Annotation:
Predicted 3D model of a 140-nucleotide RNA (c-di-AMP riboswitch aptamer (ydaO/yuaA leader)) from a Dehalococcoidia bacterium. The sequence was found by an Rfam model in a public genome assembly. Its mean pLDDT, the model's own confidence on a scale to 100, is 79.
RNA sequence: GUUAUUCGGCUGCCGAAUCCCGUCGCCAGACGGGAGCGGGGGAACCAUCUAUUCCGGGGCGAAUCCUUCCCGUUUGGGAGGGUAGGCUACCUACCGGCCGAGCCCGUCAGCUCACCUCGCAGGCACAGGGUAGGAGCGGC
Numbered sequence: 001g002u003u004a005u006u007c008g009g010c011u012g013c014c015g016a017a018u019c020c021c022g023u024c025g026c027c028a029g030a031c032g033g034g035a036g037c038g039g040g041g042g043a044a045c046c047a048u049c050u051a052u053u054c055c056g057g058g059g060c061g062a063a064u065c066c067u068u069c070c071c072g073u074u075u076g077g078g079a080g081g082g083u084a085g086g087c088u089a090c091c092u093a094c095c096g097g098c099c100g101a102g103c104c105c106g107u108c109a110g111c112u113c114a115c116c117u118c119g120c121a122g123g124c125a126c127a128g129g130g131u132a133g134g135a136g137c138g139g140c
Stems, first nucleotide, its partner, number of pairs: 011125004018035007036120006046110001056108001057105004065082007085099004090134006
């Protein structure tokens, strides 16, 4: 000096998942509250329907749907291709690139005022590449 890995900090990204205060405590930490952001339940009217009640139904999320191959007695499992949709670092458009999962409720929920209630996690770090037009900041 280069490469790989690990730890920590700063800064930034996906995401609702941030900030502040108080109490207990030697500390570590625990508990509680507030603001803000996000989700669910919940009238009338409207919608839906002679329907639903195992072909159960529903929620969070971008993560739906179609299809091929392999394993398997069935239920299933694995490996691919595409796709609705989503992300790409000030914004928009295009190109390029990436994701297109998982989890929960428990027979039950359309919308929905009042009202009730829940969450504030987790995962990333040469990734944040290019072109054009804007916005903003700084310098002259």
Lineage of the source: Bacteria > Bacillati > Chloroflexota > Dehalococcoidia.